[in-house]
Molecule: Bacterial RNase P class A
Organism: Thiobacillus sp.
RNA sequence: AAAGCGGACCAGGCAACCGCUGCCGCGGCCUUCGCGCCGCGGGAGAGGAAAGUCCGGGCUCCACAGAGCAGGAUGCCGGCUAACGGCCGGACGCCGCGAGGCGAGGAAUAGGGCCACAGAGACGAGUCUUUGCGACCGCCGUGUAAGCGGCUGCGUCGCAAAGGGUGAAACGCGGUAACCUCCAUCCGGAGCAACACCAAAUAGGCAGACGAUGACGCGGCUCGCCGAGUCUGCGGGUAGGUGGCUUGAGCCGGUCAGCAAUGGCCGGCCUAGAGGAAUGGUUGUCCACGACAGAACCCGGCUUAUCGGCCCGCUUUCCCA
Numbered sequence: 001a002a003a004g005c006g007g008a009c010c011a012g013g014c015a016a017c018c019g020c021u022g023c024c025g026c027g028g029c030c031u032u033c034g035c036g037c038c039g040c041g042g043g044a045g046a047g048g049a050a051a052g053u054c055c056g057g058g059c060u061c062c063a064c065a066g067a068g069c070a071g072g073a074u075g076c077c078g079g080c081u082a083a084c085g086g087c088c089g090g091a092c093g094c095c096g097c098g099a100g101g102c103g104a105g106g107a108a109u110a111g112g113g114c115c116a117c118a119g120a121g122a123c124g125a126g127u128c129u130u131u132g133c134g135a136c137c138g139c140c141g142u143g144u145a146a147g148c149g150g151c152u153g154c155g156u157c158g159c160a161a162a163g164g165g166u167g168a169a170a171c172g173c174g175g176u177a178a179c180c181u182c183c184a185u186c187c188g189g190a191g192c193a194a195c196a197c198c199a200a201a202u203a204g205g206c207a208g209a210c211g212a213u214g215a216c217g218c219g220g221c222u223c224g225c226c227g228a229g230u231c232u233g234c235g236g237g238u239a240g241g242u243g244g245c246u247u248g249a250g251c252c253g254g255u256c257a258g259c260a261a262u263g264g265c266c267g268g269c270c271u272a273g274a275g276g277a278a279u280g281g282u283u284g285u286c287c288a289c290g291a292c293a294g295a296a297c298c299c300g301g302c303u304u305a306u307c308g309g310c311c312c313g314c315u316u317u318c319c320c321a
Base pairs, nucleotide, nucleotide: 001317002316003315004314005313006312007311009309010308012286013285014284015283016282017281018280020045021044023042024041025040026039027038028037029036047292051303052302054301055300056299057298058297059191060190061189062188071187072186073185074184075183076090077089078088079087080086092103093102094101095100106182107181111180112179113176114175115174123172127162128164129163130161131160132159133158134157135156136155137153138151139150140149141148142147195243196242197241198240205234206233207232208231209230210229217225218224250269251268252267253266254265255264256263257262287290
């Protein structure tokens, strides 16, 4: 220098003006004193994935004596963690010259299933070929015959052996559990539209008072008319409002333990909290001309999308000294 590998970070910059949503301070307003309304000022205001909702946990409500069945998930060894199907380390296998990358991987002597093509046969045993032995048949020899002997018979049958051939595997306690299964471990359900509180209204409910000796109603009173409920309180919970809501397994720096994931200690910081849902617009200027995309209870992971830029460590090859 070229081509690569692993990891970390940034995600157009700056300025002015006008808006929007929280917070803080100051001032003003109210028969309402409520963190209510208005004004001014200050400061903050989307992400590395906020996404998919695929795993795990916190939190909330419901259920629950204990144990088991069913169902689901995971599965080398060790560690980390709140937990995990995540991460780290190691062994093993595959790929790569290498840095490195990938790997759902316990049990086949509990049982069942399956094993393409080829092959006789794929777990039931079996016989294509070869060899050995025996029986029968055939032929030859001998003998009158029964029989005996022989065979260099592409003959038949039986038994045995395991040489050949097929195949990933050929009888060996075969292979396969990303087939059922068995074993071990873990798992109750629903989810912030959870849930809690305040509370106009309505139905039904409870208590008290009045009421056929006439309540209530008929615009204030009396008469008169009408004819069975009326009033108050509690409670209830709809509309609406409030909380849950962001101080947290938090972030940054240092240090210690550890190969590492991670953990301990010390110091510093507060960094959206809306809720029909804010985070925007205009102008100027600069550049390499700006990707994927936007919170909605929170957190740890995984996966997917992504214009580019920058840094660190490492590998291979080449060149120069």